Predicted 3D model of a 73-nucleotide RNA (transfer RNA) from an Oceanospirillaceae bacterium.

[in-house]
């Protein structure tokens, strides 16, 4: 330098044809317990890597930039 895959909650990941952003673990509160854990119930936490465009509507489509990994030279 070229190509490919990826960037979504604190962590790990879904989100299929553009139509209300979800799951697991973790965190907080309550219940249960002599008590921690486990278990049960509830809750908080996201401007979806940045900017622009298309559209009534974008995590999803288009352009550009940044970052990570792999391959080739």
């Nucleotide at each position: 330098a070229g190509c490919a895959a990826g960037g979504u909650a604190g962590u790990g990941c879904a989100g299929u044809u553009g139509g209300u952003a979800g799951c697991u673990c973790g965190c907080c509160u309550g219940g249960c317990u002599c008590a921690u854990a486990a278990c049960c119930a509830g809750g908080a936490g996201g401007u979806c890597g940045g900017a622009g465009g298309u559209u009534c509507g974008a995590g999803u489509c288009c352009u550009u930039c940044c970052c990570u990994u792999g391959c080739u030279u």
Its mean pLDDT, the model's own confidence on a scale to 100, is 82. The RNAcentral record of the sequence draws on ENA. Its Rfam family is "tRNA". Gene Ontology term of the family: triplet codon-amino acid adaptor activity. The organism belongs to Oceanospirillaceae, within Bacteria.